A computed fold for a 73-nucleotide RNA from a Patescibacteria group bacterium, annotated as transfer RNA. The RNAcentral record of the sequence draws on ENA. The coordinates come from a structure-prediction model, not an experiment, and the mean pLDDT is 82. Rfam family: tRNA. Rfam's curators write: Transfer RNA (tRNA) molecules are approximately 80 nucleotides in length. Rfam classes the family as a transfer RNA.

RNA sequence: GCGUGUGUAGUUCAGUGGCUAGAACGCUAUCCUGAUAAGAUAGAGGUCGGAGGUUCGAUUCCUCCCACACGCA
Numbered sequence: 001g002c003g004u005g006u007g008u009a010g011u012u013c014a015g016u017g018g019c020u021a022g023a024a025c026g027c028u029a030u031c032c033u034g035a036u037a038a039g040a041u042a043g044a045g046g047u048c049g050g051a052g053g054u055u056c057g058a059u060u061c062c063u064c065c066c067a068c069a070c071g072c073a
Stems, first nucleotide, its partner, number of pairs: 001072007010025004018056001027043005049065005
């Protein structure tokens, strides 16, 4: 330099055009306990990597850029 893939909550991931973006673990509060762990209930936490385009509507499709991984040279 070229090609392929990935990028979504603190972490691991799902979602794949449509009403408010979700799960598990983690975190916070309350309950439970003599106390902790486990368990129950509630909650916080996301400009869906960035910019542009298509569309009535984009996390999703297209283009470019950035980061990372792999392959080729």